RNA sequence: CCGUGCUAGGCGGGGAGCUAGCGGUGCCCUGUACCCGCAAUCCGCUUUAGCGGGGCUUAAUUCCCCCUGGAGGCGCCGUAGCAGGGGUCACUGCAGGCCGUCGAGCGGCAUUGAGAGCUUGGUCCCGCGCGGCGAGGACUCACGAACCCCGUCAGGUCCGGAAGGAAGCAGCGGUAAGGGAGAACCCUCGGGUGCCGCGGGACAGCCGGGCUUGAGCUGAUCCGGCUGACCACACUCGGGCGCGGGGCCGAAAUGGGGGUGCACGG
Numbered sequence: 001c002c003g004u005g006c007u008a009g010g011c012g013g014g015g016a017g018c019u020a021g022c023g024g025u026g027c028c029c030u031g032u033a034c035c036c037g038c039a040a041u042c043c044g045c046u047u048u049a050g051c052g053g054g055g056c057u058u059a060a061u062u063c064c065c066c067c068u069g070g071a072g073g074c075g076c077c078g079u080a081g082c083a084g085g086g087g088u089c090a091c092u093g094c095a096g097g098c099c100g101u102c103g104a105g106c107g108g109c110a111u112u113g114a115g116a117g118c119u120u121g122g123u124c125c126c127g128c129g130c131g132g133c134g135a136g137g138a139c140u141c142a143c144g145a146a147c148c149c150c151g152u153c154a155g156g157u158c159c160g161g162a163a164g165g166a167a168g169c170a171g172c173g174g175u176a177a178g179g180g181a182g183a184a185c186c187c188u189c190g191g192g193u194g195c196c197g198c199g200g201g202a203c204a205g206c207c208g209g210g211c212u213u214g215a216g217c218u219g220a221u222c223c224g225g226c227u228g229a230c231c232a233c234a235c236u237c238g239g240g241c242g243c244g245g246g247g248c249c250g251a252a253a254u255g256g257g258g259g260u261g262c263a264c265g266g
Base pairs, nucleotide, nucleotide: 001266002265003264004263005262006261009057010056011055012030013029014028015027020046021045022044023043024042034054035053036052037051038050063259064258065257066256067255072249073248074247076245077244078243079242081241082240085237086236087235088234092232093231098228100226101225102224103223106219107218108217109216115213116212117211118210119209120208121207122206123205124201125200126199127198128197129196130194131193133190134189135188136187137186139182140181141180143178149174150173151172152171157166158165159164
């Protein structure tokens, strides 16, 4: 130096979080680099730090360490940017917006009486009454029974020697049940009935009458002033995103440097 066989090692890594700590499952970033079982109210370990089982590869361009590299994550500080949250009304305010109030212009009403005061009615509720509407009943009229309603009963039938009697269909007349028609009067019941009457009640509002006093009252809008509460572009506080600067950890690609077994044979 080469060949053969074996073994350590390797068969992804990192961040945050959790943890006394180390890993794993889960989340995130890279990236594609064996399989099965366990595992976040956790699972397994103990500085030698996943546990159990199986498979592949191999002492090197493949394993280990350092440097280059820098995705990404965490954290600190600053910020004149963006949107949003909490609080406040001392300042500034919406060409001050809103509520309230005062005054005036303009308009309307007003000595044919504003406004105020007193009094009394209606509207509202209850009771009684009257009227009206609707329904039913009574009442009146006509119709209406083959027989089982009434009257009269032709014919015919029955009783009788005869004279005379009897029952009785049809017809006619009158009615019952029944259905029909009907103005007014009468009775009963009912109501989303009434510019109705009487009595009682209630009284916030509205409408009206009478009496007293005697000059103002009112507003859809506009103007001016004031107060109040609110809202802010006003003040303040804390975060989020973005931007900037450091710090820590740090994957992949790429490149560089260093390190590292055993046996046999040639």
Molecule: Bacterial large signal recognition particle RNA
Organism: uncultured Dehalococcoidia bacterium